[in-house]
Molecule: transfer RNA
Organism: uncultured Rhodospirillaceae bacterium
């Protein structure tokens, strides 16, 4: 230096092809059931969706550069 994957609540991930305003699971807080703990049930709160920028009525989703990390090749040593 060249192709290629990934970037989304505290973890781990889906949603992206096909735009319609972001959800699973564990965690976490409350609450009830239990004498307590454990467990199970019910609710809550947590997210500039890597960073700017451009299409659109409407961007996580498309387009453009740039960043982080990961394989792969190729150059040096």
């Nucleotide at each position: 230096c060249g192709g290629g994957g990934c970037g989304u609540g505290g973890c781990g991930c889906a949603g992206u092809c096909u735009g319609g305003u972001a959800g699973c699971g564990c965690a976490u807080u409350c609450g009830a059931c239990u004498g307590g703990g454990g467990g199970u049930c019910g609710a809550a709160a947590g997210g500039u969706c890597g960073u700017a920028g451009g299409u659109u009525c409407a961007a996580g989703u498309c387009c453009u550069a740039c960043c982080g990390c990961c394989c792969c090749g190729a150059c040096c040593a």